Transfer RNA from an Acidimicrobiales bacterium, 82 nucleotides, folded computationally. Rfam family: tRNA. Rfam describes the family as follows. Transfer RNA (tRNA) molecules are approximately 80 nucleotides in length. The family's RNA type in Rfam is transfer RNA. Lineage of the source: Bacteria > Bacillati > Actinomycetota > Acidimicrobiia > Acidimicrobiales.
RNA sequence: GCGGACGUGGCGGAACUGGCAGACGCACCGGCUUUAGGAGCCGGCGCCGAGAGGCGUGGGGGUUCGAAUCCCCCCGUCCGCA
Repeated sequence: GCGGACGUGGCGGAACUGGCAGACGCACCGGCUUUAGGAGCCGGCGCCGAGAGGCGUGGGGGUUCGAAUCCCCCCGUCCGCA
């Protein structure tokens, strides 16, 4: 340089044919239980906001009624070829 795969909450990892983003697990926070801790059980857990609500899938743009998903450019990681 050329070709391909991939990038989603703090971490791992789902999302079918384009139709509620974050299921599920871990971690973390609160409660119950315990002398205490651990385990277990219950609830919570992206960002902004007092709330209502808004935003959020590596960055930017496009197509579409609607995009994590399709198209273009860029960045990064990995694999192959040279």